[in-house]
Context: one part of a larger RNA
RNA backbone atom coordinates (compact mmCIF):
# COMPACT_ATOMS: atom_id res chain seq x y z
C1' N A 1 0.00 0.00 0.00
C1' N A 2 -5.08 -2.52 -2.59
C1' N A 3 -9.34 -5.52 -2.96
C1' N A 4 -13.05 -7.98 0.20
C1' N A 5 -14.83 -7.97 5.41
C1' N A 6 -15.66 -6.40 11.12
C1' N A 7 -15.01 -3.44 15.49
C1' N A 8 -14.42 1.45 18.15
C1' N A 9 -14.49 6.54 22.88
C1' N A 10 -16.59 11.29 22.78
C1' N A 11 -19.43 14.10 19.25
C1' N A 12 -23.29 12.46 15.39
C1' N A 13 -23.95 14.77 8.59
C1' N A 14 -19.78 18.99 11.55
C1' N A 15 -18.32 15.27 5.21
C1' N A 16 -20.15 16.24 0.27
C1' N A 17 -22.31 18.80 -5.61
C1' N A 18 -25.26 15.72 -3.10
C1' N A 19 -26.01 11.59 3.46
C1' N A 20 -22.95 9.08 -2.04
C1' N A 21 -21.02 4.77 0.59
C1' N A 22 -22.54 2.84 5.64
C1' N A 23 -25.55 1.65 9.51
C1' N A 24 -30.62 2.16 11.95
C1' N A 25 -35.20 -0.46 11.18
C1' N A 26 -36.70 -5.52 9.55
C1' N A 27 -40.00 -11.64 9.63
C1' N A 28 -44.91 -13.13 12.39
C1' N A 29 -49.77 -12.05 15.86
C1' N A 30 -56.97 -13.41 14.14
C1' N A 31 -53.11 -8.02 19.80
C1' N A 32 -53.76 -2.59 20.73
C1' N A 33 -53.62 1.98 17.28
C1' N A 34 -53.63 4.86 13.10
C1' N A 35 -54.11 11.83 11.50
C1' N A 36 -54.45 15.39 7.20
C1' N A 37 -56.34 15.18 2.54
C1' N A 38 -59.46 12.07 -0.79
C1' N A 39 -61.77 10.53 -7.15
C1' N A 40 -64.64 7.98 -0.78
C1' N A 41 -61.83 3.03 -3.28
C1' N A 42 -57.72 5.22 -0.65
C1' N A 43 -54.14 6.80 2.15
C1' N A 44 -52.42 2.40 5.81
C1' N A 45 -48.05 -2.65 7.21
C1' N A 46 -49.71 5.27 7.44
C1' N A 47 -47.50 7.34 12.32
C1' N A 48 -46.91 4.98 17.43
C1' N A 49 -46.89 0.81 20.79
C1' N A 50 -47.43 -4.23 22.46
C1' N A 51 -46.04 -9.91 22.76
C1' N A 52 -42.87 -14.51 22.45
C1' N A 53 -38.17 -20.14 23.72
C1' N A 54 -38.74 -24.06 27.80
C1' N A 55 -41.97 -25.86 32.61
C1' N A 56 -46.35 -25.49 34.59
C1' N A 57 -51.55 -24.57 38.38
C1' N A 58 -55.94 -23.42 35.61
C1' N A 59 -60.19 -22.50 31.91
C1' N A 60 -62.46 -24.56 27.95
C1' N A 61 -63.67 -28.93 25.01
C1' N A 62 -63.34 -34.11 21.59
C1' N A 63 -64.32 -38.93 22.35
C1' N A 64 -64.77 -42.26 26.39
C1' N A 65 -65.93 -45.23 31.52
C1' N A 66 -69.24 -45.57 35.71
C1' N A 67 -73.38 -43.73 38.83
C1' N A 68 -78.48 -41.73 37.53
C1' N A 69 -83.33 -41.21 34.80
C1' N A 70 -89.14 -43.68 31.35
C1' N A 71 -85.95 -40.99 27.95
C1' N A 72 -82.81 -36.55 27.31
C1' N A 73 -80.59 -33.85 31.00
C1' N A 74 -77.22 -34.16 35.77
C1' N A 75 -73.21 -36.11 38.75
C1' N A 76 -68.23 -38.62 39.50
C1' N A 77 -64.01 -40.35 37.02
C1' N A 78 -60.02 -40.64 32.16
C1' N A 79 -58.54 -38.45 27.94
C1' N A 80 -56.25 -37.61 21.34
C1' N A 81 -54.78 -32.73 18.44
C1' N A 82 -55.40 -27.66 18.90
C1' N A 83 -55.78 -23.47 21.62
C1' N A 84 -56.10 -19.89 25.33
C1' N A 85 -54.19 -18.73 30.19
C1' N A 86 -51.41 -15.70 34.58
C1' N A 87 -47.40 -9.63 38.70
C1' N A 88 -46.20 -17.90 38.16
C1' N A 89 -41.31 -20.94 37.54
C1' N A 90 -35.64 -22.42 36.03
C1' N A 91 -31.34 -21.27 33.21
C1' N A 92 -28.38 -17.73 29.77
C1' N A 93 -24.60 -11.66 28.19
C1' N A 94 -28.52 -12.95 24.82
C1' N A 95 -35.62 -17.04 23.65
C1' N A 96 -38.12 -13.32 15.94
C1' N A 97 -31.25 -16.63 20.29
C1' N A 98 -28.09 -18.66 13.45
C1' N A 99 -30.32 -17.76 8.40
C1' N A 100 -34.03 -14.29 5.87
C1' N A 101 -35.96 -9.70 7.34
C1' N A 102 -39.89 -2.31 5.17
C1' N A 103 -35.93 3.47 8.25
C1' N A 104 -40.02 6.44 8.82
C1' N A 105 -42.20 11.62 8.10
C1' N A 106 -43.28 16.68 5.53
C1' N A 107 -43.36 20.24 1.60
C1' N A 108 -42.53 21.63 -3.43
C1' N A 109 -42.05 20.52 -9.11
C1' N A 110 -43.15 17.48 -12.88
C1' N A 111 -45.59 13.18 -15.40
C1' N A 112 -52.67 11.28 -13.66
C1' N A 113 -51.92 6.14 -13.21
C1' N A 114 -49.80 0.16 -14.62
C1' N A 115 -46.52 -0.30 -18.68
C1' N A 116 -42.56 1.57 -22.40
C1' N A 117 -37.17 3.27 -24.59
C1' N A 118 -31.15 4.98 -26.23
C1' N A 119 -29.05 -4.25 -26.35
C1' N A 120 -22.84 -2.08 -24.18
C1' N A 121 -22.47 6.26 -20.53
C1' N A 122 -29.07 8.95 -20.32
C1' N A 123 -35.10 4.86 -17.28
C1' N A 124 -36.82 10.48 -17.49
C1' N A 125 -39.97 15.67 -16.57
C1' N A 126 -39.11 11.84 -23.11
C1' N A 127 -42.90 7.89 -25.38
C1' N A 128 -47.54 5.28 -25.03
C1' N A 129 -51.81 5.52 -22.27
C1' N A 130 -57.32 5.54 -21.20
C1' N A 131 -60.10 10.17 -22.07
C1' N A 132 -61.01 14.52 -25.08
C1' N A 133 -61.24 16.89 -29.91
C1' N A 134 -61.01 17.99 -34.98
C1' N A 135 -60.18 16.14 -40.53
C1' N A 136 -61.28 12.07 -43.88
C1' N A 137 -64.26 7.58 -45.39
C1' N A 138 -70.72 5.33 -48.90
C1' N A 139 -68.17 0.09 -50.38
C1' N A 140 -69.11 -5.17 -54.80
C1' N A 141 -66.92 -2.15 -62.33
C1' N A 142 -63.98 -3.44 -55.04
C1' N A 143 -64.37 3.12 -49.42
C1' N A 144 -60.73 6.07 -47.92
C1' N A 145 -55.96 5.16 -46.73
C1' N A 146 -51.06 1.73 -47.45
C1' N A 147 -47.86 -1.55 -50.60
C1' N A 148 -46.65 -2.61 -55.64
C1' N A 149 -43.92 -1.62 -62.36
C1' N A 150 -48.84 4.16 -64.28
C1' N A 151 -49.30 -3.27 -63.78
C1' N A 152 -52.05 -7.96 -61.85
C1' N A 153 -52.66 -8.09 -56.97
C1' N A 154 -52.23 -7.59 -51.46
C1' N A 155 -53.65 -5.30 -46.73
C1' N A 156 -57.79 -2.79 -44.36
C1' N A 157 -61.54 -6.70 -44.16
C1' N A 158 -63.75 -11.89 -44.77
C1' N A 159 -64.71 -5.46 -41.59
C1' N A 160 -69.42 -1.44 -43.13
C1' N A 161 -69.95 5.19 -40.19
C1' N A 162 -70.82 2.77 -32.78
C1' N A 163 -66.26 1.06 -39.01
C1' N A 164 -61.71 2.05 -40.82
C1' N A 165 -57.73 6.17 -41.49
C1' N A 166 -54.84 10.70 -40.31
C1' N A 167 -53.59 14.71 -36.67
C1' N A 168 -53.14 17.43 -32.63
C1' N A 169 -54.03 16.87 -26.94
C1' N A 170 -52.92 13.37 -22.80
C1' N A 171 -56.84 10.22 -16.90
C1' N A 172 -60.91 12.65 -13.94
C1' N A 173 -62.19 18.28 -11.60
C1' N A 174 -63.00 23.78 -13.19
C1' N A 175 -62.47 25.87 -17.99
C1' N A 176 -60.67 26.62 -22.88
C1' N A 177 -60.98 34.27 -24.02
C1' N A 178 -60.54 37.85 -28.78
C1' N A 179 -58.57 37.79 -34.09
C1' N A 180 -59.98 34.59 -41.03
C1' N A 181 -55.67 40.80 -42.40
C1' N A 182 -51.41 36.35 -44.07
C1' N A 183 -50.55 30.93 -45.26
C1' N A 184 -53.44 26.22 -46.12
C1' N A 185 -57.69 23.89 -46.13
C1' N A 186 -63.37 24.37 -47.69
C1' N A 187 -67.33 25.72 -50.77
C1' N A 188 -68.92 29.08 -54.31
C1' N A 189 -69.83 31.21 -59.36
C1' N A 190 -71.50 36.26 -62.33
C1' N A 191 -66.78 37.73 -64.79
C1' N A 192 -61.46 38.08 -66.00
C1' N A 193 -57.39 35.14 -67.75
C1' N A 194 -55.71 30.43 -69.68
C1' N A 195 -52.68 24.65 -71.72
C1' N A 196 -53.16 20.51 -75.31
C1' N A 197 -56.87 20.78 -78.38
C1' N A 198 -59.68 22.98 -82.25
C1' N A 199 -59.88 24.70 -87.64
C1' N A 200 -63.21 28.74 -89.30
C1' N A 201 -60.75 32.51 -92.31
C1' N A 202 -56.41 35.21 -94.78
C1' N A 203 -52.16 35.17 -98.38
C1' N A 204 -48.52 32.03 -100.93
C1' N A 205 -46.54 28.49 -104.62
C1' N A 206 -48.17 24.72 -107.77
C1' N A 207 -51.33 20.15 -110.71
C1' N A 208 -55.41 19.72 -114.27
C1' N A 209 -59.14 22.31 -116.94
C1' N A 210 -61.96 26.45 -118.30
C1' N A 211 -61.75 32.04 -119.44
C1' N A 212 -59.20 35.25 -121.86
C1' N A 213 -57.30 38.12 -129.21
C1' N A 214 -51.88 33.01 -130.27
C1' N A 215 -48.94 34.22 -126.84
C1' N A 216 -48.29 36.60 -122.16
C1' N A 217 -50.45 39.24 -117.76
C1' N A 218 -54.79 38.11 -114.98
C1' N A 219 -58.80 35.19 -113.23
C1' N A 220 -62.55 31.06 -111.97
C1' N A 221 -63.55 25.65 -110.04
C1' N A 222 -61.46 21.22 -108.13
C1' N A 223 -57.46 19.32 -105.39
C1' N A 224 -51.73 19.56 -103.19
C1' N A 225 -48.20 21.42 -100.14
C1' N A 226 -46.05 24.58 -96.85
C1' N A 227 -46.77 28.60 -93.52
C1' N A 228 -50.34 31.49 -90.92
C1' N A 229 -54.19 31.05 -87.33
C1' N A 230 -60.26 33.20 -85.39
C1' N A 231 -64.71 30.95 -82.39
C1' N A 232 -64.45 27.43 -78.60
C1' N A 233 -61.59 25.34 -74.20
C1' N A 234 -60.61 22.31 -67.53
C1' N A 235 -58.25 22.74 -63.09
C1' N A 236 -55.46 26.25 -61.13
C1' N A 237 -54.56 31.62 -60.97
C1' N A 238 -57.67 36.84 -59.90
C1' N A 239 -62.43 37.00 -57.56
C1' N A 240 -66.59 36.06 -53.44
C1' N A 241 -67.94 33.86 -49.00
C1' N A 242 -66.61 29.77 -44.66
C1' N A 243 -63.01 27.91 -41.66
C1' N A 244 -58.28 28.00 -35.22
C1' N A 245 -58.63 21.83 -30.52
C1' N A 246 -56.32 24.27 -38.89
C1' N A 247 -50.33 27.01 -39.48
C1' N A 248 -50.44 31.06 -35.83
C1' N A 249 -51.40 36.35 -34.17
C1' N A 250 -52.88 38.34 -29.47
C1' N A 251 -50.06 47.32 -30.22
C1' N A 252 -47.86 52.45 -28.47
C1' N A 253 -47.88 57.61 -26.85
C1' N A 254 -49.67 61.86 -24.10
C1' N A 255 -52.89 63.15 -20.03
C1' N A 256 -55.85 62.88 -15.70
C1' N A 257 -59.15 62.34 -8.87
C1' N A 258 -53.77 68.33 -3.52
C1' N A 259 -48.91 64.03 -3.23
C1' N A 260 -49.16 59.12 -4.99
C1' N A 261 -52.09 55.48 -7.81
C1' N A 262 -54.89 56.39 -12.73
C1' N A 263 -60.84 54.32 -12.72
C1' N A 264 -61.01 57.94 -16.41
C1' N A 265 -59.83 60.97 -21.64
C1' N A 266 -57.42 61.94 -26.19
C1' N A 267 -54.45 60.37 -30.07
C1' N A 268 -52.16 56.84 -33.87
C1' N A 269 -51.91 52.10 -36.22
C1' N A 270 -53.88 47.14 -36.06
C1' N A 271 -57.36 41.48 -38.65
C1' N A 272 -57.68 41.55 -33.66
C1' N A 273 -54.58 43.85 -29.51
C1' N A 274 -53.49 38.58 -24.32
C1' N A 275 -60.06 37.61 -21.60
C1' N A 276 -60.08 33.71 -17.20
C1' N A 277 -56.07 32.24 -14.34
C1' N A 278 -50.80 31.44 -13.08
C1' N A 279 -46.57 34.34 -12.26
C1' N A 280 -38.52 36.05 -9.66
C1' N A 281 -41.82 29.65 -12.60
C1' N A 282 -38.01 23.26 -15.41
C1' N A 283 -40.30 30.22 -18.35
C1' N A 284 -37.46 36.64 -14.65
C1' N A 285 -32.49 39.43 -18.33
C1' N A 286 -31.64 43.03 -14.07
C1' N A 287 -31.07 39.87 -9.27
C1' N A 288 -28.06 36.43 -4.21
C1' N A 289 -35.93 41.42 -6.73
C1' N A 290 -38.56 43.16 -1.79
C1' N A 291 -41.40 40.65 2.41
C1' N A 292 -42.62 36.11 6.05
C1' N A 293 -40.55 31.32 7.58
C1' N A 294 -37.23 27.45 8.26
C1' N A 295 -31.07 28.14 10.51
C1' N A 296 -26.69 30.33 15.04
C1' N A 297 -25.56 31.59 9.99
C1' N A 298 -29.28 30.26 3.59
C1' N A 299 -27.44 32.80 -4.10
C1' N A 300 -31.18 27.13 -1.13
C1' N A 301 -36.61 25.37 -0.05
C1' N A 302 -41.16 26.62 1.22
C1' N A 303 -45.24 31.18 1.13
C1' N A 304 -46.47 36.23 -0.54
C1' N A 305 -45.97 40.54 -3.31
C1' N A 306 -46.39 41.17 -9.48
C1' N A 307 -42.23 45.71 -12.19
C1' N A 308 -44.68 38.80 -16.88
C1' N A 309 -36.34 41.25 -20.61
C1' N A 310 -39.39 37.22 -22.86
C1' N A 311 -46.81 33.34 -18.74
C1' N A 312 -51.20 32.28 -21.12
C1' N A 313 -55.60 28.76 -22.38
C1' N A 314 -55.63 20.82 -26.39
C1' N A 315 -48.38 24.33 -29.43
C1' N A 316 -53.56 23.29 -23.88
C1' N A 317 -54.80 26.92 -18.49
C1' N A 318 -54.99 25.67 -13.45
C1' N A 319 -56.05 22.71 -9.26
C1' N A 320 -55.60 17.89 -7.77
C1' N A 321 -56.62 12.28 -3.96
C1' N A 322 -53.67 7.67 -5.66
C1' N A 323 -48.81 6.64 -7.49
C1' N A 324 -43.01 7.30 -9.27
C1' N A 325 -35.31 3.03 -8.65
C1' N A 326 -37.94 10.94 -11.25
C1' N A 327 -35.70 16.21 -9.17
C1' N A 328 -35.33 19.64 -5.56
C1' N A 329 -35.56 21.15 0.00
C1' N A 330 -36.47 19.93 5.52
C1' N A 331 -36.89 17.13 10.18
C1' N A 332 -36.95 12.51 13.29
C1' N A 333 -33.47 8.18 13.93
C1' N A 334 -29.00 5.81 12.60
C1' N A 335 -24.36 5.45 11.57
C1' N A 336 -16.14 5.90 10.75
C1' N A 337 -18.85 9.92 5.73
C1' N A 338 -16.47 13.17 9.08
C1' N A 339 -13.39 15.60 13.45
C1' N A 340 -9.60 11.68 13.20
C1' N A 341 -8.32 7.85 12.35
C1' N A 342 -6.96 3.28 15.69
C1' N A 343 -7.16 -2.38 15.30
C1' N A 344 -7.57 -6.98 13.39
C1' N A 345 -9.06 -10.75 9.50
C1' N A 346 -9.02 -12.85 4.44
C1' N A 347 -6.33 -12.51 -0.59
C1' N A 348 -3.07 -10.22 -3.52
C1' N A 349 1.50 -7.11 -4.14
C1' N A 350 6.02 -7.28 -1.55
C1' N A 351 10.73 -10.70 0.87
C1' N A 352 13.25 -15.25 0.75
C1' N A 353 13.31 -19.89 -0.95
RNA sequence: CAAUCAUAAAGGAACUCGGCAAACUAACUACCGUAACUUAGGGAUAAGGAGGGCUCAUUAGUCUUGAUUAAUAUCAGGUAAAAAGGAAGAAGCAUGAAAUAUUGUUGUACGACUGUUUAAUUAAAACAAAGCACUUUGCGAAAAGAUGAUAAAUCUAAGUAUUGAGUGUGAUUUCUGCCCGAUGCCGGCUGGUUAACGAAGUAACUAAACUGACAAAAGUUUGGUAUUGCAGGAAACCCCGGUUAAUGGCGGCCUUAACGUGAGGGUCCUAAGGUAGCGAAAUGCCUUGGCCGUUAAAUGCGGUCUUGCAUGAAUGAUGUAACGAUACAACAGCUGUCUCUAUGAUUGACUCA